[in-house]
Molecule: transfer RNA
Organism: Candidatus Colwellbacteria bacterium RIFCSPLOWO2_02_FULL_44_20b
RNA sequence: GGGCCUAUAGUUCAGUGGUAGAACACCACAUUUGCAAUGUGGGAGCGGCAGUUCGAUUCUGCCUAGGUCCA
Numbered sequence: 001g002g003g004c005c006u007a008u009a010g011u012u013c014a015g016u017g018g019u020a021g022a023a024c025a026c027c028a029c030a031u032u033u034g035c036a037a038u039g040u041g042g043g044a045g046c047g048g049c050a051g052u053u054c055g056a057u058u059c060u061g062c063c064u065a066g067g068u069c070c071a
C1' cells in the first nucleotide's frame, strides 16, 4: 500500500427497511439484626459524515478504530 471481516447498554451478544431486545452488571423498594440470595420496579445504547428510500441499526460510499490475510 491492497483484499476481507467487525463496530448495538458498563460487559457479552441478538436484531436481514417500519416501536431496539436478552443475560449479567447498576439504582430503588420489599424481605433480613446485618450481609448474601430471592422478588418487584427503574435507568442506561445503534462509531462518525454523506447518499438511496415515505421510512435506515439494517442498503451504498467515504472516514475512524480493531482483527485477519497478501505484498
Base pairs, nucleotide, nucleotide: 001070002069003068004067005066006065007064010024011023012022013021018054026042027041028040029039030038047063048062049061050060051059